[in-house]
RNA sequence: CCAGUCGGCCGGGCAGCCGCGCCGCGCAUGAGGUCGAAAGGCCGCGCGGUGAGGAAAGUCCGGGCUCCACGGAAACACGGUGCCGGAUAACGUCCGGCGGGGGCGACCCCAGGGAAAGUGCAACAGAGAGCAGACCGCUUCGCCCAGCCUUCACCGGCAGCGGAGUAAGGGUGAAAGGGUGGGGUAAGAGCCCACCGCGCUGCCGGCAACGGCAGCGGCACGGUAAACCCCACCGGGAGCAAGACCGAAUAGGGACGACUUCGGCUCGCGAGCGAUCGCGGGCGGGCCCGUUUCCGGGCCUCGUCGUCCGGGUAGGUCGCGCGAGGCAGGGCGCGAGUCCUGUCCCAGAUGAAUGGCUGCCGCGUUCCCGCACCUCGUGCGGGAGCCAUACAGAACCCGGCUUACAGGCCGGCUGGCAAU
Numbered sequence: 001c002c003a004g005u006c007g008g009c010c011g012g013g014c015a016g017c018c019g020c021g022c023c024g025c026g027c028a029u030g031a032g033g034u035c036g037a038a039a040g041g042c043c044g045c046g047c048g049g050u051g052a053g054g055a056a057a058g059u060c061c062g063g064g065c066u067c068c069a070c071g072g073a074a075a076c077a078c079g080g081u082g083c084c085g086g087a088u089a090a091c092g093u094c095c096g097g098c099g100g101g102g103g104c105g106a107c108c109c110c111a112g113g114g115a116a117a118g119u120g121c122a123a124c125a126g127a128g129a130g131c132a133g134a135c136c137g138c139u140u141c142g143c144c145c146a147g148c149c150u151u152c153a154c155c156g157g158c159a160g161c162g163g164a165g166u167a168a169g170g171g172u173g174a175a176a177g178g179g180u181g182g183g184g185u186a187a188g189a190g191c192c193c194a195c196c197g198c199g200c201u202g203c204c205g206g207c208a209a210c211g212g213c214a215g216c217g218g219c220a221c222g223g224u225a226a227a228c229c230c231c232a233c234c235g236g237g238a239g240c241a242a243g244a245c246c247g248a249a250u251a252g253g254g255a256c257g258a259c260u261u262c263g264g265c266u267c268g269c270g271a272g273c274g275a276u277c278g279c280g281g282g283c284g285g286g287c288c289c290g291u292u293u294c295c296g297g298g299c300c301u302c303g304u305c306g307u308c309c310g311g312g313u314a315g316g317u318c319g320c321g322c323g324a325g326g327c328a329g330g331g332c333g334c335g336a337g338u339c340c341u342g343u344c345c346c347a348g349a350u351g352a353a354u355g356g357c358u359g360c361c362g363c364g365u366u367c368c369c370g371c372a373c374c375u376c377g378u379g380c381g382g383g384a385g386c387c388a389u390a391c392a393g394a395a396c397c398c399g400g401c402u403u404a405c406a407g408g409c410c411g412g413c414u415g416g417c418a419a420u
Stems, first nucleotide, its partner, number of pairs: 001416010012361007020051008032043004053391001057402002060400005065239004070296007078235005083097005098112001099110004113230002118228002120224002135170002137166007147158003178196006197219001198217008243318004253309007264283008284301005325344008364386010
């Protein structure tokens, strides 16, 4: 200097004028005006403070928070995760490691438990796709010798046909029943041997996943589980349009269908002339947001669910910003993180606030001119124009993941070239 890879940051700056939202303080207005049915909201000036993001996006995960009569234990269903060890409030996230794959390397990727519990699938091609198999071929035996070669002829060799053996070589395929080499064989084959691979056992290292070493064994019933499945672990439901309060209004209305109870028994008190009615308790029965069982609890004692018709309200305040908070320093840890100290308060709208104008600077871009370089083209300087220009704006909040992003800056590491 070039290329690559990993990580971090910015994503305009300065000044002036005018205009916004929220909070706090002061003054003024006035017990005023305005909107409204009400609750309640709005209305002036000054000063101070503060005011969109790394993704505010997607709504994919996890929680905080709110409400719900359901809660505990077990099983099943459904959903999620899937190597080991950690971090965290938690997670399907993150960190470190192990194993596998890619890359010269720095690094990157993996939906990473189980195929001997079972089922399924692998089109076509191919002999054969899992307790398989012979198309070409190789070996051997026989036939043939009417074919070819040789010979005077026989013999012999080749071709052709059939039997037996074979799976090393070739072919088909994404994949072919371990791989390489040697021995052996009629030719071959883990048939035998060496090494690699695989299985089992033992020892060593490591918390572990796993790795190393040694021995034994010829040795696989191959692949596939983001195919069904098996195994282990985890899991209430809705959601800020949650929910609470204030105000106002109406019709807690009507029809149909389904289900259940079967409006029951008993005791006490009260009212009543009595029939009977009301309240409370017990029994029985029904219901309780996946199902079943057990335990406990709540509601109801007549209802529950669904569909259609019809009526009222849809206003205001809170929730709503002090947090699993930010920043700085230090300790521990390989790290994700965690602890300590100090310091700071940094949006809360509700049709929805942060905008408009001007000047200068910066980055970038277009055109023109000049210079340098061998050309394309690149670099530098000057002038003019554009320049709120990338992705994109809170609406309960936080931790992640995913997606989008013009341009620019910084750092670590790897490879290459050159010089010293």

The RNA shown here (Bacterial RNase P class A) has 420 nucleotides and comes from Pararhizobium mangrovi. NCBI's taxonomy places the organism under Bacteria, Pseudomonadota, Alphaproteobacteria, Rhizobiaceae, Pararhizobium. It was read from a public genome assembly, where an Rfam model found it. Its mean pLDDT, the model's own confidence on a scale to 100, is 75. Rfam family: Bacterial RNase P class A. Rfam's curators write: Ribonuclease P (RNase P) is a ubiquitous endoribonuclease, found in archaea, bacteria and eukarya as well as chloroplasts and mitochondria. Rfam classes the family as a ribozyme.